[in-house]
RNA sequence: GGAGUGGGCCGGGCCGCCGCCGGCAUCCUUCGGGAUGCGGGAGGAAAGUCCGGGCUCCACAGGGCAGGGCGCCGGGUAACCCCCGGCGGGGGCGACCCCAGGGACAGUGCCACAGAGAGCAGACCGCCGGCCGGGAGCAAUCCGCCGGCAAGGGUGAAAGGGUGCGGUAAGAGCGCACCGCGCCUCCCGGUAACGGGAGGCGGCAUGGUAAACCCCGCCUGGAGCAAGACCGAAUAGAGGGGCACAUGGGAUGGCCCAUCCCGCCCCCGGGUAGGUUGCUUGAGGUGACCGGUAACGGUCAUCCUAGAGGAAUGGCGGCCAUCCCGGCUUGACGACCGGGAAACAGAACCCGGCUUACAGGCCCACUCCCUUU
RNA sequence: CGGGGCGUGGCGCAGCCUGGUAGCGCACUAGCAUGGGGUGCUAGGGGUCGGAGGUUCGAAUCCUCUCGCCCCGA
Numbered sequence: 001g002g003a004g005u006g007g008g009c010c011g012g013g014c015c016g017c018c019g020c021c022g023g024c025a026u027c028c029u030u031c032g033g034g035a036u037g038c039g040g041g042a043g044g045a046a047a048g049u050c051c052g053g054g055c056u057c058c059a060c061a062g063g064g065c066a067g068g069g070c071g072c073c074g075g076g077u078a079a080c081c082c083c084c085g086g087c088g089g090g091g092g093c094g095a096c097c098c099c100a101g102g103g104a105c106a107g108u109g110c111c112a113c114a115g116a117g118a119g120c121a122g123a124c125c126g127c128c129g130g131c132c133g134g135g136a137g138c139a140a141u142c143c144g145c146c147g148g149c150a151a152g153g154g155u156g157a158a159a160g161g162g163u164g165c166g167g168u169a170a171g172a173g174c175g176c177a178c179c180g181c182g183c184c185u186c187c188c189g190g191u192a193a194c195g196g197g198a199g200g201c202g203g204c205a206u207g208g209u210a211a212a213c214c215c216c217g218c219c220u221g222g223a224g225c226a227a228g229a230c231c232g233a234a235u236a237g238a239g240g241g242g243c244a245c246a247u248g249g250g251a252u253g254g255c256c257c258a259u260c261c262c263g264c265c266c267c268c269g270g271g272u273a274g275g276u277u278g279c280u281u282g283a284g285g286u287g288a289c290c291g292g293u294a295a296c297g298g299u300c301a302u303c304c305u306a307g308a309g310g311a312a313u314g315g316c317g318g319c320c321a322u323c324c325c326g327g328c329u330u331g332a333c334g335a336c337c338g339g340g341a342a343a344c345a346g347a348a349c350c351c352g353g354c355u356u357a358c359a360g361g362c363c364c365a366c367u368c369c370c371u372u373u
Numbered sequence: 374c375g376g377g378g379c380g381u382g383g384c385g386c387a388g389c390c391u392g393g394u395a396g397c398g399c400a401c402u403a404g405c406a407u408g409g410g411g412u413g414c415u416a417g418g419g420g421u422c423g424g425a426g427g428u429u430c431g432a433a434u435c436c437u438c439u440c441g442c443c444c445c446g447a
Base pairs, nucleotide, nucleotide: 001369002368003367004366005365006364007363008362009361010360012320013319014318015317016316017315018314020041021040023038024037025036026035027034028033043344047355048354050353051352052351053350054349055224056223057222058221067220068219069218070217071216072086073085074084075083076082087101088099089098090097091096102215103214107213108212109209110208111207124153125152126149127148128147129146130145131144134143135142136141161179162178163177164176165175166174180204181202182201183200184199185198186197187196188195189194228277229276230275231274237268239267240266241265242264243263248262249261250260251259252258284303285302286301287300288299289298290297291296322341323340324339325338326337327336374446375445376444377443378442379441380440383399384398385397386396393430401417402416403415404414405413406412423439424438425437426436427435
């Protein structure tokens, strides 16, 4: 100098004017509110709503089934499908990255096409042996037929360990040695997952798929701030009381009898509209020290930092900073002048994570290659 | 806030559950029949399944994330 890996942070600043939503103080008020002043007012993701909790209401003796979720080990945490550290496997020269990472000898299903054979394997080519007999040929041999063989070819994603020696008609774990694999026992290291080693057994027998059904283990009640709580009109009411009134009217019915209903005022419960609350001080932020590899935890000090409800947090102007373009100048940069650009997105009960989006910029650690000293 | 569904040629849909060839109707193109059109017959073209990643030998289909649209409840 180039290429790259991992992690952390910022995500414009200052001023002026005019507005918007809360809070506090003072003053005014026709009690509805208004004026003035001071102070506060979006994010790293406020987003998606994918997980987990707090809070609230409902349900619930205990246990089980069903359904759903999770799945190596240890730790962190209020909890987690999150995080940290390790183990095993895979990728990269490397820094480093990725893994839904229990079980496929409990059972069932599936494995298209191709291929002889695809799941207690399989003779298409091939190799080897034989032939009463048939055809060709002087013969060797070829065709054919009957058997043996999983070493070679070929098909496929996948064809039932690998290398070598022996063995055989040809072959084959058929036998043996080594490597690999599975099971059992023991030793060493580690909390554990697991790693290393020794011995024995097994010729190796059951290929893949559980993000197919399923089996095993663990966890799991439902709803959500429009939860919930308080206050509470108008209207309606078959509730209660009072007043008024009937020789009336209406309903049922063909008619009579009969039964029921009626106007005004006050009270009353539940509760609609509406209002208040829940509402923001919290598993809180910052700093120092201590424990821990880390996630994180502890102690002390210090700070208060939006609470709207169709929903405020905005607009204009100036200066500075960053980047880009043009001009002038210069050996080149710089300076100067003019112009332009600046993302993703916006709280809605709160919190811990995950995921996704993002103009531009800064910092730290590390790896590989080239060059120079 | 909670829940459900859809996305496949130009348009409307099937296939997904149970993984292996993407198909149907209309539309389009060409030819034939007609004097021409409509219409009919025959033949043909056109999609890689909203996007990305994973599981698998193999994904439109299974899983995860994401984008867009629609519906329902409080």